[in-house]
RNA sequence: GCGACCGUGGCGGAAUUGGCAGACGCGCCAGACUUAGGAUCUGGUCUCUGAGAGGUGGGAGUUCAAGUCUCUUCGGUCGCA
Numbered sequence: 001g002c003g004a005c006c007g008u009g010g011c012g013g014a015a016u017u018g019g020c021a022g023a024c025g026c027g028c029c030a031g032a033c034u035u036a037g038g039a040u041c042u043g044g045u046c047u048c049u050g051a052g053a054g055g056u057g058g059g060a061g062u063u064c065a066a067g068u069c070u071c072u073u074c075g076g077u078c079g080c081a
Base pairs, nucleotide, nucleotide: 001080002079003078004077005076006075007074010026011025012024019064027045028044029043030042031041032040046054047053048052057073058072059071060070061069
């Protein structure tokens, strides 16, 4: 340099092939239990907010509607030279 694949909350990882984004698990926080801790159980856990909005690496496009399709760009992995 060329080609393929990947990028989603703090972490892993879904979204049924364009139709409620963040299911589920881990972690964390609070409570219950305990003398205390662990284990277990219950609730909470993206961001801003007065109402409401925004958020899938960044930007643009298509569409009534985009994590998903198209273009471009950044980063990573693998292959070829």
Model confidence (mean pLDDT): 80 of 100. Transfer RNA from an uncultured Clostridia bacterium, 81 nucleotides, folded computationally. Rfam family: tRNA. Its family is annotated with triplet codon-amino acid adaptor activity in the Gene Ontology. The sequence was found in a public genome assembly.